Predicted 3D model of a 92-nucleotide RNA (c-di-GMP-I riboswitch aptamer) from a Peptococcaceae bacterium. The sequence was found by an Rfam model in a public genome assembly. Of the family's consensus pairs, 95% are formed in the model. Model confidence (mean pLDDT): 85 of 100.
RNA sequence: CAACGUAAAGGGCAAACCUUCCUAAAGGUAGGGACGCAAAGCCACGGGUCUAAAGCGAAUACUGAUAUCGCUAUGAUAGCCGGGUUGCCGCA
Repeated sequence: CAACGUAAAGGGCAAACCUUCCUAAAGGUAGGGACGCAAAGCCACGGGUCUAAAGCGAAUACUGAUAUCGCUAUGAUAGCCGGGUUGCCGCA
């Protein structure tokens, strides 16, 4: 330096759920809480998934508006996978 993580030490993060606030929603923030995690640190670049406010379309109605259904990311997810990037302890 690279690969590796079955040992040790010091630590770190925090799913579900509850409360809180933000959002149209998905989801996120803060506090509590631990299912798990060796990058569960960071980045939406590729694929996937979730959502559909706005937009487009359909049919009913029809001046329009509203309601219903379908499509769509510009929204979200880094704890879905790949990729990029930085990094602790050690080599049991």